[in-house]
RNA sequence: GCCCAAGUGGCGGAAUCGGCAGACGCAACAGACUUAAAAUCUGUCGGUGGCAACACCUUACGGGUUCAAGUCCCGUCUUGGGUA
Numbered sequence: 001g002c003c004c005a006a007g008u009g010g011c012g013g014a015a016u017c018g019g020c021a022g023a024c025g026c027a028a029c030a031g032a033c034u035u036a037a038a039a040u041c042u043g044u045c046g047g048u049g050g051c052a053a054c055a056c057c058u059u060a061c062g063g064g065u066u067c068a069a070g071u072c073c074c075g076u077c078u079u080g081g082g083u084a
Stems, first nucleotide, its partner, number of pairs: 001083007010026003019067001028044005046057004060076005
């Protein structure tokens, strides 16, 4: 150089044939229990704004197709594998 695969919350990782993005687990935070802790149980847990209700944004980055894109198409970047 060429070919193939992958990139989703703090981390791992799901999302069937394009139809509510983030299931589930870990970590974290708050509470219960305890003399105190661990373990266990309950709740919360992407970002911004907001007292709240809620609104907007968000699947590496930039475009495209579509009523609708994590998913399809094009380009770029990064990582892994193959090849001479």

Transfer RNA from a Lentisphaeria bacterium, 84 nucleotides, folded computationally. Its Rfam family is "tRNA". It is annotated as a transfer RNA. The source organism's lineage runs through Bacteria, Pseudomonadati, Lentisphaerota and Lentisphaeria. The sequence was found in a public genome assembly.